RNAcentral holds the sequence, with entries from ENA.
Transfer RNA from Candidatus Syntrophonatronum acetioxidans, 75 nucleotides, folded computationally.
It matches the Rfam family "tRNA". It is annotated as a transfer RNA.
The prediction has a mean pLDDT of 85.
RNA sequence: GGGUCGUUAGCUCAGGGGGAGAGCACCUCCUUGACGCGGAGGGGGCCGCAGGUUCAAAUCCUGCACGACCCACCA
Repeated sequence: GGGUCGUUAGCUCAGGGGGAGAGCACCUCCUUGACGCGGAGGGGGCCGCAGGUUCAAAUCCUGCACGACCCACCA
RNA backbone atom coordinates (compact mmCIF):
# COMPACT_ATOMS: atom_id res chain seq x y z
C1' G A 1 0.00 0.00 0.00
C1' G A 2 -4.33 -3.67 -1.26
C1' G A 3 -8.34 -6.81 0.61
C1' U A 4 -12.06 -8.90 4.24
C1' C A 5 -14.66 -8.28 8.77
C1' G A 6 -16.04 -5.25 12.79
C1' U A 7 -17.55 -0.22 15.66
C1' U A 8 -25.22 -0.42 18.84
C1' A A 9 -26.45 0.57 26.94
C1' G A 10 -21.10 0.16 31.96
C1' C A 11 -19.68 -5.20 29.67
C1' U A 12 -20.87 -9.32 25.99
C1' C A 13 -23.88 -9.19 21.77
C1' A A 14 -28.71 -9.34 18.57
C1' G A 15 -31.24 -6.24 15.19
C1' G A 16 -29.55 -5.50 7.68
C1' G A 17 -35.31 0.46 5.28
C1' G A 18 -40.72 2.44 8.97
C1' G A 19 -41.00 0.21 17.12
C1' A A 20 -33.44 0.62 19.43
C1' G A 21 -33.50 -4.57 22.03
C1' A A 22 -31.61 -9.20 25.12
C1' G A 23 -28.38 -11.24 28.96
C1' C A 24 -25.22 -9.62 32.80
C1' A A 25 -24.27 -5.25 35.65
C1' C A 26 -26.76 -0.73 38.30
C1' C A 27 -31.15 1.53 41.31
C1' U A 28 -35.92 0.89 44.20
C1' C A 29 -39.42 -2.30 46.58
C1' C A 30 -40.88 -7.32 48.46
C1' U A 31 -38.77 -11.55 50.84
C1' U A 32 -34.62 -12.54 55.19
C1' G A 33 -32.65 -11.28 61.98
C1' A A 34 -28.89 -9.76 58.06
C1' C A 35 -26.27 -10.96 53.46
C1' G A 36 -26.89 -13.92 49.30
C1' C A 37 -30.53 -16.42 46.27
C1' G A 38 -35.46 -15.57 44.55
C1' G A 39 -39.82 -12.20 43.03
C1' A A 40 -41.80 -7.27 41.12
C1' G A 41 -40.65 -2.67 38.98
C1' G A 42 -37.22 1.20 37.08
C1' G A 43 -33.06 4.27 34.97
C1' G A 44 -29.37 4.32 31.14
C1' G A 45 -27.49 4.35 24.09
C1' C A 46 -29.60 10.83 18.84
C1' C A 47 -26.28 3.00 16.80
C1' G A 48 -17.68 5.61 15.61
C1' C A 49 -17.64 10.66 12.56
C1' A A 50 -19.05 13.37 8.02
C1' G A 51 -21.59 13.42 3.44
C1' G A 52 -25.02 11.12 -0.13
C1' U A 53 -29.61 8.09 -1.70
C1' U A 54 -34.73 7.81 0.08
C1' C A 55 -41.19 10.16 1.89
C1' A A 56 -38.26 7.69 5.70
C1' A A 57 -31.31 5.36 7.35
C1' A A 58 -28.50 1.94 13.14
C1' U A 59 -29.71 -0.71 8.44
C1' C A 60 -28.11 1.07 1.49
C1' C A 61 -23.68 4.02 -0.96
C1' U A 62 -18.98 7.10 -0.43
C1' G A 63 -15.01 9.15 2.45
C1' C A 64 -12.50 9.34 7.11
C1' A A 65 -11.07 7.39 12.16
C1' C A 66 -10.18 3.17 15.22
C1' G A 67 -9.65 -2.33 15.94
C1' A A 68 -8.82 -7.61 14.21
C1' C A 69 -7.10 -10.80 10.35
C1' C A 70 -4.97 -11.91 5.40
C1' C A 71 -1.84 -10.47 1.20
C1' A A 72 2.01 -7.52 -1.05
C1' C A 73 6.30 -4.30 -0.82
C1' C A 74 10.67 -2.66 1.74
C1' A A 75 15.71 -0.66 3.31